[in-house]
RNA sequence: UGCCGUACGGUCGCGUGCCUUUUUCGGGGCAUGAGGAAAGUCCGAGCACCGCAGAGCAGGACGCCGGAUAACGUCCGGUGGAGGCGACUCCAAGGAUAGUGCAACAGAAACAGACCGCAGGGCAUGCCCUGCAAGGAUGGAAAGGGGAGGUAAGAGCUCACCGACACCGCGGUAACGCGGCGUGCUGUGUAAACCCCGUCCGGUGCAAGAUUGGGCUUAUGCCGAUAUGGGUUGCUCGCCCGGCAUAAGCCGUGAACAUCGCUAGAGUUCGCCGGCAACGGCGUUCCCAGAUAGAUGACCGUACACGACAGAACUCGGCUUACAGGCA
RNA sequence: GGGACAUAGCUCAGCUGGGAGAGCGCUGCGUUCGCAACGCAGAGGUCGCGGGUUCGAAUCCCGUUGUCUCC
Numbered sequence: 001u002g003c004c005g006u007a008c009g010g011u012c013g014c015g016u017g018c019c020u021u022u023u024u025c026g027g028g029g030c031a032u033g034a035g036g037a038a039a040g041u042c043c044g045a046g047c048a049c050c051g052c053a054g055a056g057c058a059g060g061a062c063g064c065c066g067g068a069u070a071a072c073g074u075c076c077g078g079u080g081g082a083g084g085c086g087a088c089u090c091c092a093a094g095g096a097u098a099g100u101g102c103a104a105c106a107g108a109a110a111c112a113g114a115c116c117g118c119a120g121g122g123c124a125u126g127c128c129c130u131g132c133a134a135g136g137a138u139g140g141a142a143a144g145g146g147g148a149g150g151u152a153a154g155a156g157c158u159c160a161c162c163g164a165c166a167c168c169g170c171g172g173u174a175a176c177g178c179g180g181c182g183u184g185c186u187g188u189g190u191a192a193a194c195c196c197c198g199u200c201c202g203g204u205g206c207a208a209g210a211u212u213g214g215g216c217u218u219a220u221g222c223c224g225a226u227a228u229g230g231g232u233u234g235c236u237c238g239c240c241c242g243g244c245a246u247a248a249g250c251c252g253u254g255a256a257c258a259u260c261g262c263u264a265g266a267g268u269u270c271g272c273c274g275g276c277a278a279c280g281g282c283g284u285u286c287c288c289a290g291a292u293a294g295a296u297g298a299c300c301g302u303a304c305a306c307g308a309c310a311g312a313a314c315u316c317g318g319c320u321u322a323c324a325g326g327c328a
Numbered sequence: 329g330g331g332a333c334a335u336a337g338c339u340c341a342g343c344u345g346g347g348a349g350a351g352c353g354c355u356g357c358g359u360u361c362g363c364a365a366c367g368c369a370g371a372g373g374u375c376g377c378g379g380g381u382u383c384g385a386a387u388c389c390c391g392u393u394g395u396c397u398c399c
Stems, first nucleotide, its partner, number of pairs: 001328004006303007014033008035309001039320002042318005047205004054237004059201005064078005079093001080091004094196002099194002101190003115136002117132006144162002147159003163185001164183002167180005209260003214251010229241003267286001270283005329398006337352004346383001354370005376392005
């Protein structure tokens, strides 16, 4: 780091589905019945509803390169960097020359003003003037690095070698790597600071919703509106908008914690092929919870890891957290 | 399905990154016959827990525990 995380058989008692028997109540049979995290609700979707879901702003997320996926902030591979003796592990990895901010204390100084010091001059021997940023000190970070020359003393001031940048060539899909040549060479860090650049995002959510209680059609009247109102995050533009009463006709009568949504799936088993892999394709096998006052408990036998963390409530792909023990 | 909070014994500031603070309470001294009040001085803190960013974190980010609140 990954996998498993009790197994088989029997008796009684439970949930669901199907079959059968009974006028009914009830009875019998078969099949099946909690997890690797079912937890957290941190992300993504499937699905449902909303006449705006169209465009923009605001807001949010991601951030090296390539790929996988329904999608993702996930996963796989690679590049660069960090750690380690090593096998390996980790990275919230674009931009500091688009701009704005911040860097306490220490230190002479954090967009550069010299404390100690080095050199030259004056001269009252302790001060002043001029030059320096190479040495020392402070700090997380001081005008690229160590060496040689040069200089009054020094400085890329000059030179060769590193580093950086630009150009060219080769390898690679690319990130990037290797090599050559040129330039004196751009004054620190910080973007999980504001921000810039690139890519993506409608909202609300199964306590979403749908069906049944009556619904539909026609006529008349009243109110409202002509965009000051309303329209599923906020703002702007665009776009769109009705309600109530009476009469007649037709169909129908079940509001109860009702029924559906509610489980056949981006599904499972096995094999082959493609791919470094994630994963995909083809064939094959299986149907494995659907409760709603909420189902799995007790006993016996055998084996053993002597049983930890711990119970579905629409479903799935991940992430995070908890975990006795066993295997690789 | 949203939102907020955790700092001294208690109630709370600090959250815009550089000393951890105020009030009440506690201890000692002074004052008083004595107590209270008052004055002076002092003690008391892993900022819920763990990890990360940064020179530096109570403060920014991620995870986690607990509490409160709204629909």
This is a predicted complex of two RNAs, RNase P RNA and transfer RNA, with 399 nucleotides together. It holds a member of the Rfam family "Bacterial RNase P class A". The family's RNA type in Rfam is ribozyme.